[in-house]
RNA sequence: AGAGUUUGAUCCUGGCUCAGGACGAACGCUGGCGGCGUGCUUAACACAUGCAAGUCGAACGGCCCGCCCCAACAGAUACCUUCGGGUUGAAGAUGGGAUCCGGGCAGUGGCGGACGGGUGAGUAACGCGUGGGUAAUCUACCUCUUAACCGGGGAUAACUCACCGAAAGGUGGGCUAAUACCGGAUAAGCUUCUUAGAUCACAUGAUCAUAGAAGGAAAGGCGGCCUUAGUGCUGUCGAUAAGAGAUGAGCCCGCGUCCCAUUAGCAAGUUGGUGAGGUAACGGCUCACCAAAGCGAUGAUGGGUAGCCGGCCUGAGAGGGCGAUCGGCCACACUGGGACUGAGACACGGCCCAGACUCCUACGGGAGGCAGCAGUGGGGAAUCUUCUGCAAUGGGGGCAACCCUGACAGAGCAACGCCGCGUGGGUGAAGAAGUCUUUCGAGACGUAAAGCCCUGUCAUAAGGGAAGAAAUCAUGGAAGUUUAAGAGACAUCCGUGCAGACGGUACCUUAUAAGAAAGCUCCGGCUAACUACGUACCAGCAGCCGCGGUAAUACGUAGGGAGCGAGCGUUGUCCGGAAUCACUGGGCGUAAAGGGCACGCAGGCGGUUCGAUAAGUCAAAUGUGAAAUACACUGGCUUAACCAGUGGGCUGCGUUUGAAACUAUCGAACUAGAGGGCAGAAGAGGAGAGUGGAAUUCCUAGUGUAGCGGUGAAAUGCGUAGAUAUUAGGAAGAAUACCAGUAGCGAAGGCGACUCUCUGGGCUGACCCUGACGCUGAGGUGCGAAAGCGUGGGUAUCAAACGGGAUUAGAUACCCCGGUAGUCCACGCUGUAAACGCUGGAUAUUAGGUGUUGUGGGUUAAACUCCCGCAGUGCCGUAAGUUAACGCGUUAAAUAUCCCGCCUGGGGACUACGAUCGCAAGAUUGAAACUCAAAGGAAUUGACGGGGGCCCGCACAAGCGGCGGAGCAUGUGGCUUAAUUCGAAGCAACGCGAAGAACCUUACCAGGGUUUGACAUCCCGUGACCAUCUACGAAAGUAGAGUAUCCCUUCGGGGACACGGAGACAGGUGGUGCAUGGUUGUCGUCAGCUCGUGUCGUGAGAUGUGGGUUAAGUCCCGUAACGAGCGCAACCCUUAUCCUUAGUUGCCUGCGAGUAUGUCGGGGACUCUAGGGAGACUGCCGGUGAAGAAAACCGGAGGAAGGUGGGGAUGACGUCAAAUCAUCAUGCCCUUUAUACUCUGGGCUACACACGUGCUACAAUGGGCUGCACAGAGGGUAGCAAGACCGCGAGGUCAAGCGAAUCCCACAAAGCAGUUCUCAGUUCGGAUUGCAGGCUGCAACUCGCCUGCAUGAAGCUGGAAUCGCUAGUAAUCGCAGGUCAGCAUACUGCGGUGAAUACGUUCCCGGGCCUUGUACACACCGCCCGUCACACCACCCGAGUUGGAUGCACCAGAAGUCGCUGUCUCAACUUAGUGAGAGCCGGCGCCAAAGGUGUG
Repeated sequence: AGAGUUUGAUCCUGGCUCAGGACGAACGCUGGCGGCGUGCUUAACACAUGCAAGUCGAACGGCCCGCCCCAACAGAUACCUUCGGGUUGAAGAUGGGAUCCGGGCAGUGGCGGACGGGUGAGUAACGCGUGGGUAAUCUACCUCUUAACCGGGGAUAACUCACCGAAAGGUGGGCUAAUACCGGAUAAGCUUCUUAGAUCACAUGAUCAUAGAAGGAAAGGCGGCCUUAGUGCUGUCGAUAAGAGAUGAGCCCGCGUCCCAUUAGCAAGUUGGUGAGGUAACGGCUCACCAAAGCGAUGAUGGGUAGCCGGCCUGAGAGGGCGAUCGGCCACACUGGGACUGAGACACGGCCCAGACUCCUACGGGAGGCAGCAGUGGGGAAUCUUCUGCAAUGGGGGCAACCCUGACAGAGCAACGCCGCGUGGGUGAAGAAGUCUUUCGAGACGUAAAGCCCUGUCAUAAGGGAAGAAAUCAUGGAAGUUUAAGAGACAUCCGUGCAGACGGUACCUUAUAAGAAAGCUCCGGCUAACUACGUACCAGCAGCCGCGGUAAUACGUAGGGAGCGAGCGUUGUCCGGAAUCACUGGGCGUAAAGGGCACGCAGGCGGUUCGAUAAGUCAAAUGUGAAAUACACUGGCUUAACCAGUGGGCUGCGUUUGAAACUAUCGAACUAGAGGGCAGAAGAGGAGAGUGGAAUUCCUAGUGUAGCGGUGAAAUGCGUAGAUAUUAGGAAGAAUACCAGUAGCGAAGGCGACUCUCUGGGCUGACCCUGACGCUGAGGUGCGAAAGCGUGGGUAUCAAACGGGAUUAGAUACCCCGGUAGUCCACGCUGUAAACGCUGGAUAUUAGGUGUUGUGGGUUAAACUCCCGCAGUGCCGUAAGUUAACGCGUUAAAUAUCCCGCCUGGGGACUACGAUCGCAAGAUUGAAACUCAAAGGAAUUGACGGGGGCCCGCACAAGCGGCGGAGCAUGUGGCUUAAUUCGAAGCAACGCGAAGAACCUUACCAGGGUUUGACAUCCCGUGACCAUCUACGAAAGUAGAGUAUCCCUUCGGGGACACGGAGACAGGUGGUGCAUGGUUGUCGUCAGCUCGUGUCGUGAGAUGUGGGUUAAGUCCCGUAACGAGCGCAACCCUUAUCCUUAGUUGCCUGCGAGUAUGUCGGGGACUCUAGGGAGACUGCCGGUGAAGAAAACCGGAGGAAGGUGGGGAUGACGUCAAAUCAUCAUGCCCUUUAUACUCUGGGCUACACACGUGCUACAAUGGGCUGCACAGAGGGUAGCAAGACCGCGAGGUCAAGCGAAUCCCACAAAGCAGUUCUCAGUUCGGAUUGCAGGCUGCAACUCGCCUGCAUGAAGCUGGAAUCGCUAGUAAUCGCAGGUCAGCAUACUGCGGUGAAUACGUUCCCGGGCCUUGUACACACCGCCCGUCACACCACCCGAGUUGGAUGCACCAGAAGUCGCUGUCUCAACUUAGUGAGAGCCGGCGCCAAAGGUGUG
């Protein structure tokens, strides 16, 4: 520091996700030790049990015990006993006394229980933080200073007596003490009042101080001494008054402190004043009266959530999140209320009341509060021991000893976290075993192990063994202080003593022995790390993208590897990455995002110059910013974590002093912004009133007659009751042709005949005036198309709804005929639009070019033109710049400043709820649950379009002939079957694989057999093999008979073949053509497909490949492209012409012979054969063709042939997961006495039916018969066969010739000449069937072909639809060949006869190029929308129902303070008595918690 994910690919926008760190964690697997920390985040839920706050006898009376004193004396006495005795006892029992000494105890009294410890419910607040104020305050204990401590009084607990109660407790009588309580005296120091002043200050005031009046104190204890034994002196502790300090606390203020505006108004002691009360103290804190203020868009009020901070986590920082442990503050103590005591509380382990809950009870009544430490139950994913000790530190009490202390110090449990250590170290093979993989060669685990040599951290055993302890206190001593004192006391110093929970712990030493001690996650990409097997969209994984449908590096297991390591993963949460709320640091033309437009209050921002001030700003000093944390440097634990010290810092706030540029404020001035005045011109700017002409419709009248109208075509409609058309007149309403223009005006919406009236704004020119008066603008106000609404008019046209006619599968539409609201006017409402330039307003700056509107200047005698301005309105533009790109570009989307509005993934959702507005329709504001991993912008390449342009093809058209109807042949589907083997499936499967299924073929079926096999290689043994015969069998084969020893040799043996045997293996037309090679089809013989370098573009990509032309990306020209490759063409074969060479088996012009056949002699002229050449190239001429110039095209000449002459072979990059595992080859899977091999028979030939391809026909352009004529290309020895004879014939018998330019197949047929038939199911047609034959072949039944005779079916030219063909072609005619024993209507070739038509490219189909749109890219057989059915999820509404919180009004009113008041009671004062005063118990009143009712 980034990465993955939207696309075929690209750039951008934008979300989602990941890698990092952290945690009071939890869960899964695993687990050796130690140190230091941490440990109920949930139920502020309920709590058993124990402990957590007491202490002081040196404040007090009393009680108890011990000690002490006296008497008595030797078994004195007391107790027990089973009555026998036993125990006790002079160290003194028992009894009595005295309170001198020591100890303990309940009570009175003092101090402390307001600290320490817990928790975070409440609280959005002066609660907290920070900085101030208190001149508005208090402060026990502590320190210092000053003064004083005199003299009296009456009670009351305890105790005792009596009584009540189950208990808790309580009542009455009597006695007594104090450092308990109460008077009195004293006091210029305290308080209050009066009074003369001084100094100071921040407003009220503060300090000092004069003279008076009134009021207000106290307590003693312990130790010592004797000088007057006291009202004494002294030490110490305690107590009193006042002042000061310290500490702690109260109150007040500035600033900061979460979310919601779908919470906008709140509030009545409310805001202020005067007076009073109250408080330690200010204050509406409370009350009476008076005034009507106060808070709020800088967010009041309300709702939700939350203890705040130091800090902790994260982050580069700014920030964001959190507020455990430690520390500061606050709040709370079962829930709510209340006060008392006290220095301090409205009090965790105190009190009273109410409520809920729990417990005890004799039912009358009582008791309780773990959010202290442990612990229990419950809740929960989840959080510990009912431990030890006061040794240390700290706290309370005490003179002290000492007591108390679940604070604290420690231990225990838990990998919960951080840190450290270990689980061994060295050596050890070209490398054991085992496992995994394998191309079978090997490779990996791997120096890893074993083995050998070491060490001893840790663990175990034994031994030693700390620091943490200073002080207080006790005691001995020393010199001091105090004092009358040598006593006592106090403080200092020296010595000794007392005291360790942890713990026999840390640590050290010794011994034994590698011994007890490694796991977890991951391995498709992100992200380090790969193979095998299993599984087969199953099981499963997954953070995102996504894996899994038979070869899964993604599932599971194994081997191997990667990472971390006593841990490792997962889950949850937070920050980061996220510049994804952007202060640092984002945006708004099209991605989300400019308000419809203007005016304008607040607010924000604001021109030039001078002066002043010093709020902002800046500087210095100073106070504070607690400690801890963090940082730096040191130090202590063996190290580290941890702990300690020092330093800097803590970005903040306060105070003081200073600076004066900028901002601000105040003052003075200026004119460049803004505004006003004067002159001028332009304009559909607005409002009102009036006036036209054209058109439309209607009405009246005339002329006139049968249609009009409308459409793609029609119909509805109108019309003989006279339409349409036409003429004249009239009425009505609405709109304003031409002018008219990216012209004008307006803020926008918008504005269009003409005239008048009223009126707004902008522009230009020259000067004058004001003197910053400006810009923007949340709320607010106004304007605001169309449609719509209300009231009243108006209604010609047009026209939602509606009616009718068409179209259509339907047609609630598009088209047509009608037609109502509305469209128009007036007044009012609505307040929205793709209200768009999808671009807020203002100002300034930054190249140009070219139009246009208004106006001014220059030029000119004037005008036109031209030139220069200002203000608008357009276009072009790589100037620069900017943008993701498209594009924008002085009218910015450039460069800057100011202000406003708005955005933050898609859907849900221009929605719901709430609120506001509206008559309504609806508008404005505007979420969430849930769901997806995208949605989107611009551009690119393709594909597609019932988009466009250009072009081609038997593509259409023009023609000829077919198919589709019939019969038959053949293939396919289907059906059938034991099997009807398999494949091919639109074109591009279907007379296809198959160039030929009776057996074989053959893969299928039934049955019979074989198992190293029918076939290949290796090993062993034997032998030649083969042939032949017999029996059985359907055959394969089985059994036997029989025959008999191959070739080479170095004589060892080897080779070939056959048989037998064992195992490796063979075999498979079994599966997968979607694992493959090869081959093939198709688009398509269409003209395309690409590359290198360069250039352009952020990039995908583009350019090259554009225009003309061509059959052609053929050629030419152009050109940021220049070249090149695969294709095209040519080269190849054939055919058409000529020449030449060569003449046998071919030919015969001329000559000769002849049996008359080129037969023979002969010949090379010709045909022909087959070698070599020539020929055609747009070469020549004319024209057309980018102005001059090309390619090319048109026509012509010549030529056998003319524009690639005809035909063939030749098939670019690629597409279709096209076809083929059954030609072959091949991976993997499957099978191995069977899915292999063999044999016989059957099947592939079945048959209701459907389709394709053909043959033959339906006849006279014909059929039959007779005669006659003319090919080409092939084939032939397991062959073709002349000829002769036989047969009606198929054919048979004999047989010449020929391995073929020689012989044979082999008569070509259509045709020509003649004859017959005469339009009919026929002398057409030949299916079907019968009989008789022939041929091939082991075999012709299933199941061949042919012949003769007989039979003589359908069929009279074929619906919708559909196929082929452009010239030697179609059509028609026959011939040959391959396959093959036999079988051809098929296939492949050959020649004979031999047409018609093409205007043309609108349309159908296919294709090519360019262009355009696209939300498609599996690419239109695409994508995709809505309804409905069922199930489920989330949300809204919903008659209602339930719970919680809360406002308002009222009722009621506990405890308690305060106020008023009554009888009563009473020790302190006073008195003779009264009385005064106080108090308990009441009564009343204010306030007031729980509770209740009603309504929000």